[in-house]
RNA sequence: UCCCGAACCGGUAAACCUGCCGAAAGGCAGGGGCACAAAGCUACGGGCCUACGGUUCUGCUGCUGGGAACUAUGGCCGCCGGGCUGCCGAAG
Numbered sequence: 001u002c003c004c005g006a007a008c009c010g011g012u013a014a015a016c017c018u019g020c021c022g023a024a025a026g027g028c029a030g031g032g033g034c035a036c037a038a039a040g041c042u043a044c045g046g047g048c049c050u051a052c053g054g055u056u057c058u059g060c061u062g063c064u065g066g067g068a069a070c071u072a073u074g075g076c077c078g079c080c081g082g083g084c085u086g087c088c089g090a091a092g
Base pairs, nucleotide, nucleotide: 003092004089005088011036012035016031017030018029019028020027021026034078040084041083042082044081045080046079047076048075049074053071054070055069056068057067058066060065
């Protein structure tokens, strides 16, 4: 130094609740604490979620409507992989 992950100092914060933003997915703040050694950053590849809008279909208890399917330009890095950065130091 790298692999690695005992201890310590600290760190983050799932579900759930409240408020705000958003069409939604989701985000932010407060509470909370399941977990996490990169659960720090990055939507780059795969994957997943959503569908205001768009396209197609549908005669549907009637409409500037409703319903169905598809669709990312919207999201998720606490799904997997890649890239960038980083605290501590036992054993091996």